[in-house]
Context: one part of a larger RNA
Molecule: large-subunit ribosomal RNA, domain IV
Organism: Pseudothauera rhizosphaerae
RNA sequence: CUCAGGAGAAGGAACUCGGCAAAUUGAUACCGUAACUUCGGGAGAAGGUAUGCCCCGUUAGCUUGUAGGCGAACAGCCGAAGGGCGAAGGGGCCGCAGAGAAUCGGUGGCUGCGACUGUUUAUUAAAAACACAGCACUGUGCAAAAUCGAAAGAUGACGUAUACGGUGUGACGCCUGCCCGGUGCCGGAAGGUUAAGUGAUGGGGUGCAAGCUCUUGAUCGAAGCCCCGGUAAACGGCGGCCGUAACUAUAACGGUCCUAAGGUAGCGAAAUUCCUUGUCGGGUAAGUUCCGACCUGCACGAAUGGCGUAACGAUGGCCACACUGUCUCCUCCUGAGACUCA
Repeated sequence: CUCAGGAGAAGGAACUCGGCAAAUUGAUACCGUAACUUCGGGAGAAGGUAUGCCCCGUUAGCUUGUAGGCGAACAGCCGAAGGGCGAAGGGGCCGCAGAGAAUCGGUGGCUGCGACUGUUUAUUAAAAACACAGCACUGUGCAAAAUCGAAAGAUGACGUAUACGGUGUGACGCCUGCCCGGUGCCGGAAGGUUAAGUGAUGGGGUGCAAGCUCUUGAUCGAAGCCCCGGUAAACGGCGGCCGUAACUAUAACGGUCCUAAGGUAGCGAAAUUCCUUGUCGGGUAAGUUCCGACCUGCACGAAUGGCGUAACGAUGGCCACACUGUCUCCUCCUGAGACUCA
């Protein structure tokens, strides 16, 4: 010096990306316990007090239960003796220390995300990802749809629309606005277009002819597409310019262009904000993070769900108390290695 343990004056996060690591807490009984809440929780919230041994003492009481008693009864009840457990109270004793060792929660506040328990990248990711109960749309009438299989057959299901398959969302609460022009899907006895097929008519070759053969292609002719409607918890989309109020500023208001329709409620510098460390307030002596507001949303927004939300989380961010060798700033002890000598 390295590793594994132990102790530390004063300070106590000044360390650091970050309290990482360590320390603190820790048991049982009693007292006591906030916001919020889906009234279940939160909660072991938080915060306190007690704890050893001896005596009163065969303590109060509980339990078991012999003899015995009650009882019609072998049921059941009471119960001397004996055994087991044993609070509360009072008095005393010892040590620095009585849950004397070991086992054995640190706590609280604000906030993002995901409701929750669960699942996952065996071997760098456990999460906000996946799943989930719930919600919605859609297909399917049973020889079901869907799926596997050239097929037979099988799953679905020995089920039958309160069933089964697919898709999206993701507890719960309040809600889920406008657009069907494009794409998709669904519907539509008309019309247009249209393949094979059909083969009217005309023409060519050959032949005396009948015919044979080559060609022309009128008419009829399905689905699809065109066309007409519907449908957004289908894929998706949800504007610009100019002017205007008796300070200024702003614009409830007006004009105009375009569109299928011009973003409603709610939220908003956000897991989304470029400019940006926006501005204001809080916390700090000092805060690019954090919390609360504002709205100028580069480029939120309503089941590609919007906004809230108790509980939960080896989840992300911030703060505080306690605690500490993380640090100021290192030191010592124990053990193992390395190293030096033999």